[in-house]
C1' cells in the first nucleotide's frame, strides 16, 4: 500500500427495561349554581286532588386518593439483534511495492 475477515464508532429499524402520562377498576365526594325521591311546610280547589318544592336519603358529575394483570401514548448518554456506514479507529490472513 490492495482486498477479505472481525471487533470499535456513528445512523437507522425492531423488541425489551425504566420514567411518567392516560384508559380502567374501587371507595370517597354537589350549602347553592346535576339528576331521582320529595317528610314538614307553602300555594290553587268547596272537595277529590293538583302544582312548584325546603330538609333528608339514593345516584353519580367535576375533582382529589388507592390499585394496577392487561391495553394505549411520549421519552431516552439503559440493554439485545439486524442492515448500513466509517481513504479522520483498530486486529489478523493473503498478494503487491
Nucleotide at each position: 500500500u490492495a482486498a477479505a475477515u472481525g471487533a470499535g464508532c456513528u445512523a437507522c429499524u425492531a423488541c425489551a427495561a425504566u420514567a411518567c402520562g392516560g384508559u380502567c377498576u374501587u371507595a370517597c365526594g354537589a350549602a347553592u349554581c346535576a339528576g331521582g325521591u320529595c317528610a314538614g311546610g307553602u300555594c290553587a280547589g268547596g272537595a277529590a286532588u293538583g302544582a312548584a318544592g325546603c330538609a333528608g336519603c339514593c345516584u353519580u358529575a367535576a375533582g382529589g386518593a388507592a390499585g394496577c394483570u392487561c391495553c394505549c401514548g411520549u421519552a431516552u448518554g439503559u440493554g439485545u439483534a439486524g442492515u448500513a456506514g466509517u481513504u479522520u479507529u483498530u486486529a489478523u490472513u493473503u498478494g503487491g511495492a

Model confidence (mean pLDDT): 79 of 100. Predicted 3D model of a 97-nucleotide RNA (Bacterial small signal recognition particle RNA) from Firmicutes bacterium M10-2. The organism belongs to Bacillota, within Bacteria. Of the family's consensus pairs, 93% are formed in the model. RNAcentral holds the sequence, with entries from Rfam. It matches the Rfam family "Bacterial small signal recognition particle RNA". Rfam links the family to the GO terms SRP-dependent cotranslational protein targeting to membrane, signal sequence recognition and signal recognition particle, plasma membrane targeting. It is annotated as a non-coding RNA gene. The literature on the family includes a 2003 paper in Nucleic Acids Res by Rosenblad et al., "SRPDB: Signal Recognition Particle Database".